About this RNA
A computed fold for a 73-nucleotide RNA from Treponema sp., annotated as transfer RNA. Its mean pLDDT, the model's own confidence on a scale to 100, is 83. Its Rfam family is "tRNA". It is annotated as a transfer RNA.

RNA sequence: GCCGGAGUAGCUCAGCCGGUAGAGCGGCGCACUCGUAAUGCGCAGGUCUGGAGUUCGAUUCUCCACUCUGGCU
Numbered sequence: 001g002c003c004g005g006a007g008u009a010g011c012u013c014a015g016c017c018g019g020u021a022g023a024g025c026g027g028c029g030c031a032c033u034c035g036u037a038a039u040g041c042g043c044a045g046g047u048c049u050g051g052a053g054u055u056c057g058a059u060u061c062u063c064c065a066c067u068c069u070g071g072c073u
Base pairs, nucleotide, nucleotide: 001072002071003070004069005068006067007066010025011024012023013022019056027043028042029041030040031039049065050064051063052062053061
């Protein structure tokens, strides 16, 4: 330099046929227990990397940046 993949909650990821975002683990509270762990119930936590465009409406489609990553040279 060329061609791909990824960026969503503290972490690992789903949602990628456009319609006001979810799970597991973790955190907090309660229950249970002599107590802890485990288990059950509940709660909090995300301007979906940034900007622009299309659209009534964008995490989702298009373009440009940035970061990480794989292959080729």